[in-house]
RNA sequence: GGGCGGGUAGCUCAGUUUGGGAGAGCGUCGGAAUCGCACUCCGAAGGCCGCGAGUUCGAGCCUCGUCCCGUCCA
Numbered sequence: 001g002g003g004c005g006g007g008u009a010g011c012u013c014a015g016u017u018u019g020g021g022a023g024a025g026c027g028u029c030g031g032a033a034u035c036g037c038a039c040u041c042c043g044a045a046g047g048c049c050g051c052g053a054g055u056u057c058g059a060g061c062c063u064c065g066u067c068c069c070g071u072c073c074a
Stems, first nucleotide, its partner, number of pairs: 001073007010026004020057001028044005050066005
């Protein structure tokens, strides 16, 4: 330098098929239960999807550029 895969909540990831509600588990906070703690149950907060631009009525998803990580080739 080139090919491929990935970047979404504090962490691990799904969401791609067919563009139309941003979600799960763990963690955090509050409550219930317990004499108390843990386990368990209920609820809440927290992300505009790596960054920028474009297409579209509408983009996590499509297009272009760019940055980072992994892997293969040279």
Annotation
Transfer RNA from Candidatus Moduliflexus flocculans, 74 nucleotides, folded computationally. RNAcentral holds the sequence, with entries from Rfam. Its mean pLDDT, the model's own confidence on a scale to 100, is 80. Lineage of the source: Bacteria > Candidatus Moduliflexia > Candidatus Moduliflexales > Candidatus Moduliflexaceae > Candidatus Moduliflexus. It matches the Rfam family "tRNA". The family's RNA type in Rfam is transfer RNA.